[in-house]
RNA sequence: CACAUGAAGGGUUUGAUCCUGGCUCAGAAUGAACGUUGGCAGCAUGGAUUAGGCAUGCAAGUCGCGCGACAAGGAGUCUUCGGACUCUGGAGGAGCGGCAAACGGGGUAGUAAGGCAUCGGAACGUACCCUCUUGUCGGGAAUAGCCAUGGGAAACUGUGGGUAAUGCCCGAUAAUCUCUUCGGAGCAAAGGUCCGCCGCAGGAGGAGCGGCCGAUGUGAUACCAGCUAGUUGGUGAGGUAAUGGCUCACCAAGGCUUAGACGUCUAGGGGGUGUGAGAGCAUGGCCCCCACCACUGGGACUGAGACACUGCCCAGACACCUACGGGUGGCUGCAGUCGAGAAUCUUCGGCAAUGGACGCAAGUCUGACCGAGCAAUGCUGCGUGCGGGAUGAAGGCCCUUGGGUUGUAAACCGCUGUCAGGGGGGAUCAAGGCGUAAGCUUGAGAGAGCCCCAGAGGAAGCACGGGCUAAGUUCGUGCCAGCAGCCGCGGUAAUACGAACUGUGCGAACGUUAUUCGGAAUCACUGGGCUUACAGGGUGCGUAGGCGGUGAGACAAGUCAGAUGUGAAAUCCCACAGCUCAACUGUGGAACUGCGUUUGAAACUGUCUUACUUGAGUGAUCUAGAGGUAUGCGGAACUUCCGGUGGAGCGGUGAAAUGUGUUGAUAUCGGAAGGAACACCAGAGGCGAAGGCGGCAUACUGGGGAUCUACUGACGCUGAGGCACGAAAGCCAGGGGAGCAAACGGGAUUAGAUACCCCGGUAGUCCUGGCUGUAAACGAUCAGUACUAGGCGGAGAGAAGUUCGCUUUUCUCGGCCGUAGCGAAAGCGUUAAGUACUGCGCCUGGGGAGUAUGGUCGCAAGGCUGAAACUCAAAGGAAUUGACGGGGGCUCACACAAGCGGUGGAGCAUGUGGCUUAAUUCGAGGCAACGCGAAGAACCUUAUCCUAGACUUGACAUGUAUGGAUUAGCUCUGUGAAAGCAGAGUGACGCCUUCGGGUGGAACAUACACAGGUGCUGCAUGGCUGUCGUCAGCUCGUGCCGUGAGGUGUCGGGUUAAGUCCUUUAACGAGCGAAACCCCUGUCGCCAGUUGCCAGCAUUUAGUUGGGGACUCUGGCGAGACUGCCGGUGUCAAACCGGAGGAAGGCGGGGACGACGUCAAGUCAUCAUGGCCUUUAUGUCUAGGGCUGCACACGUGCUACAAUGCGGCGUACAAAGGGAAGCCAACCCGCGAGGGGGAGCCAAUCCCAAAAAGCGCCGCCUAGUUCGGAUUGCAGGCUGCAACUCGCCUGCAUGAAGCUGGAAUCGCUAGUAAUCGCAGAUCAGCUAUGCUGCGGUGAAUGUGUUCCUGAGCCUUGUACACACCGCCCGUCAAGCCACGAAAGGGGGGGGCAUCCUAAGUCACUGAGCUAACUCUUCGGAGAGGCAGGUGCCUAAGAUGAACUCCCUGAUUGGGACUAAGUCGUAACAAGGUAGCCGUAGGGGAACCUGCGGCUGGAUCACCUCCUUU
Repeated sequence: CACAUGAAGGGUUUGAUCCUGGCUCAGAAUGAACGUUGGCAGCAUGGAUUAGGCAUGCAAGUCGCGCGACAAGGAGUCUUCGGACUCUGGAGGAGCGGCAAACGGGGUAGUAAGGCAUCGGAACGUACCCUCUUGUCGGGAAUAGCCAUGGGAAACUGUGGGUAAUGCCCGAUAAUCUCUUCGGAGCAAAGGUCCGCCGCAGGAGGAGCGGCCGAUGUGAUACCAGCUAGUUGGUGAGGUAAUGGCUCACCAAGGCUUAGACGUCUAGGGGGUGUGAGAGCAUGGCCCCCACCACUGGGACUGAGACACUGCCCAGACACCUACGGGUGGCUGCAGUCGAGAAUCUUCGGCAAUGGACGCAAGUCUGACCGAGCAAUGCUGCGUGCGGGAUGAAGGCCCUUGGGUUGUAAACCGCUGUCAGGGGGGAUCAAGGCGUAAGCUUGAGAGAGCCCCAGAGGAAGCACGGGCUAAGUUCGUGCCAGCAGCCGCGGUAAUACGAACUGUGCGAACGUUAUUCGGAAUCACUGGGCUUACAGGGUGCGUAGGCGGUGAGACAAGUCAGAUGUGAAAUCCCACAGCUCAACUGUGGAACUGCGUUUGAAACUGUCUUACUUGAGUGAUCUAGAGGUAUGCGGAACUUCCGGUGGAGCGGUGAAAUGUGUUGAUAUCGGAAGGAACACCAGAGGCGAAGGCGGCAUACUGGGGAUCUACUGACGCUGAGGCACGAAAGCCAGGGGAGCAAACGGGAUUAGAUACCCCGGUAGUCCUGGCUGUAAACGAUCAGUACUAGGCGGAGAGAAGUUCGCUUUUCUCGGCCGUAGCGAAAGCGUUAAGUACUGCGCCUGGGGAGUAUGGUCGCAAGGCUGAAACUCAAAGGAAUUGACGGGGGCUCACACAAGCGGUGGAGCAUGUGGCUUAAUUCGAGGCAACGCGAAGAACCUUAUCCUAGACUUGACAUGUAUGGAUUAGCUCUGUGAAAGCAGAGUGACGCCUUCGGGUGGAACAUACACAGGUGCUGCAUGGCUGUCGUCAGCUCGUGCCGUGAGGUGUCGGGUUAAGUCCUUUAACGAGCGAAACCCCUGUCGCCAGUUGCCAGCAUUUAGUUGGGGACUCUGGCGAGACUGCCGGUGUCAAACCGGAGGAAGGCGGGGACGACGUCAAGUCAUCAUGGCCUUUAUGUCUAGGGCUGCACACGUGCUACAAUGCGGCGUACAAAGGGAAGCCAACCCGCGAGGGGGAGCCAAUCCCAAAAAGCGCCGCCUAGUUCGGAUUGCAGGCUGCAACUCGCCUGCAUGAAGCUGGAAUCGCUAGUAAUCGCAGAUCAGCUAUGCUGCGGUGAAUGUGUUCCUGAGCCUUGUACACACCGCCCGUCAAGCCACGAAAGGGGGGGGCAUCCUAAGUCACUGAGCUAACUCUUCGGAGAGGCAGGUGCCUAAGAUGAACUCCCUGAUUGGGACUAAGUCGUAACAAGGUAGCCGUAGGGGAACCUGCGGCUGGAUCACCUCCUUU
């Protein structure tokens, strides 16, 4: 000085929340590939797949200073002139010989250890190199080449002759060498050269290299648990450079293994590399080190070194040549080729540099290497211009039509000159070599920097824009086409598809895909969990292992500190330096967290020694108990049997039936037998490790607690494997069998009912012996130890005090509440789920699946162990708010009940459906459509209704342009059903005016914009409306509680019609609703009296008139009612009950008024409106028809069925309305509808207008009638242009159904129901019996909340949230996908056994052959060697029996997935039989049933306990 130095999260489960948990994204990286695009340069990198096959060329030679020989040439001698001989010379190609070829280069097949890494070791070798030392003497025999001559197609090879050496051999010499019995014995050499010199041999040492051994570390798998005969050791021998079972003989029986042997699968290892804050995780391409391989397998030879990539032999596969006899070959060297593959380069240049081999050297060789080429494969750098430039040009896009944006961007003006291009010149990479020297000479390739030329010229794309995630608009499309990493977009207004414009990001690249790490604390050492989310073993005993109380001493293994060796280089990091910078490279440092050696420390762990008592155990004295096993005994009940009484049913259910009974049941009494279970006591009480244990007695027996503190002295805790126990069901054998009861039979229920209910009933339930080994075997909570507030009960045993009632207290067991703390919350809370430690078990998204396969256990059923493919983006926990429940509580409503009257039956009216039709326009559809839109369909209305005929700037609006006085209006003609079309005539206006005319508005014509649409979408909308519901609710602020959603307030106790009020209260207040305010009505007062009224006065036929304001009435203003008063109840309250007064009493009656919201409720056809569609038509006009159509069904009504009635006559009393294109009086005519007539009235004046029921009198006499009035005929009237389809009314005649209405259903609680009439709107008329109002007469019943319906509040459960019209299960059917089983079939792998045995080493043999040495009588013999043979081993091959893995397989099994298939309804609410677990049986299916268990069951009651007082 540097390093140290570094840490982010998001989306997605829900209506919302917190948690758990997976999926997914943002980052970095790569020997990459693919898509689109592509200017330059530097540096790197580039066959990852078939260790698949390879054409061709090159990749290892060199030395003549080791050797012999040979050509040309030179010199000499001889010559028969042909030439021969001698000397010399030495090219070139071979040969002998030496060294190298074992390096360098390639690859990663094999190898989980004969490897590698780190650290050590001893019993070794070493050519070339270095140092030292000693020596280099004397001989000999061959053999290639060569010559001659054969064989063969070739490769190659035979025979004979002769020749050299640094080739070979012998002898000598011989130690510090080797052997040794320590006496001794044995062993070498080569020479070459012109000269320096180079060599050779023995020995010693060194350096470097190599061989061997050990320790530690170095994948997965137990669904591989046992392996091993040279195996483990010893002795001896052999072998090796050397240790060693390395090999052999003999002896012994060992060796390895849960700290994972053996087997199987995978894999070269390391330095490093990627990522990461780190720890880790993943990885091992390029470079370096090591190992291994060289077509496959085996083998040795040579050599210092190999069992040898481009050497040899053999076997095999493959390929090539061949004359068919036989041969040849090995690119995993550099290039290159084929194949396979998504995919990976030039058959290039040079030895100039670096390095290597040989050589004395020059030099030769070198696909090592250096360079170039190809590839955006990566990293890095540079450029594609810079400055000015607003009319903010044009064009594009958007637009609210104003504009905005692209955008200073462009054009245009000025400037620069990088890179690329052309030209010039050129440092350096060169060091060396030769030469005495001067000097000469070496570049394959690259070429910086410099100078000149020209001119913005040659150089920008890719991805993305819904959120995550930076960046949006328009159009097209219409669940189509498509997108998508996750969530998810697209079904007519898509920021998500496609395009355009625009924006964002990066940039010679940008995206995609694949893979790794990260995020992921999502395998958690750092750094997770297991009550309910995945996860505690059913329980105990106990082996290995792990962990372990107190004091002292020792040691120093762990631990800590210092020193030292090592940790190759490269890489990483830091500093500096070199290429213009950077990438790249160099130098130095640091680091390499590791291992070894050594010195020290001694607290802790460990080991040893010693001591202790508190952990643990023993003992003594007491003690509770459904603890266990066996034997015996007991009573009640039940069933059966026997007998008695008795006489018709019993039994069973929601109701029944099956069943049983006159052959006597049930009932009842007596007796007998049998089996099972033990009422009360009995208790969240006791005991046990758990399962579990309950009459009594006896025997045997296990464990616990208290007290005493005598003994042992850490003897302890946990516990993988292992062993034992282990409910119910089930199995085997033998018994037993009363009751109960799977299966089964029958009866019911039901659409069905393989169920729930009922009647029967067999296994079984019971006992003995054996097996099984599982449960919701649960506290869903492993065992142990310690610590951490309390309070109240229960059980057991003590102690102290005591007034003998009891009080206080200790330990143990078993409960409840609760503090701190913990927890996602619920909750736990000294019996922890708190705080810690120790040990074991287990978990890692859901489904597939506790399935398949393998193994193992079982008689079986089945248990234990236990996956994957595939598929989903969730599955889940707790809690919250709602909604819902065939859950609960409280409360309300004509909801029911109690009543009255109806509907449903008849006829008719009306609406709807359906049918029909040319058309029967459209809408409304449970309540909340259906006498509804429609408060008036003959035409009109009236509509894309139908038929037919017409018009096209239009029936209607605005604007522009042109025209011109034609026009508008009026009159007329033709045609026609009309509209329309065609035609004729007449004919205006304002202003200016020079009277010629010009011009303008309206209007017309033409043209263009446009008009028009009751066309579509009420699921694009506004507005309006219905409904829950006049139900009492819905919210907010602040505070408080909760991590949060949210809660509290708004709950509780009372009370009310009411969230009305009171009270309590972590709430205090407030708002929208309720109430009140408003209107009508009921009483009174005041004011005012006309058109209203008339008591008194006058006048009269008449409130007619005078008059009056008293009354009625009218219509203004007031009063009045507030639980105000009294009594009672109640919490001292609110309030309720009763009473007084009052016209009215507890809201007096009625109306208007409708909270937050729900129903995608209704309406595009009231209106408005986005978008879409239409434009000689879906617009407009016209005529006629239709909306009225009729087998039928439904809704709403009217009239009736009669006597409480009907008819006739007489007679009385309203209110509220309407009236001018109107109401219409009197009077006349008509039976009447009506007509005539004309008074009055714009209305408290006149008219409509008669009110009706009622009352009085008469008739009818129970009948299809004097009821009822349908229907039909005839004759009339009215409205209207017109009553045929299709109006109303009148008269006469006709006189249908109907005699009180099945199931079911509606309205109404008082001036109400019921009943009676009156008026009005719409309207020419009317289908009105409808609707809206008005008054007249005027009840009954209830004072309750069990039930039905609906609603409110509280609470509870929930798997619902589109909210029960919810959710959801299984079979079956269809499609598709992956997997399992399967008679078999095919293939691979490693072993085992047997056979055969190549090459080859070794051993033996070696009668054949044999130069060197020895002897020799010279013939030969010997030593030694060789060929050949035999034996052991043995590759390949053959055969056999097994094992293991993979592929395939008719068929078969379940599983996953797939908008709208079938059958049911299993689960979620008490899910309608609570559910679930284990087991067994049964059934189309979900499932049902039996036995035992659990609460993770609702509800009600009781008991117990707790909290509070």
Predicted 3D model of a 1509-nucleotide RNA (small-subunit ribosomal RNA) from a Planctomycetaceae bacterium. The organism belongs to Planctomycetaceae, within Bacteria. Model confidence (mean pLDDT): 83 of 100.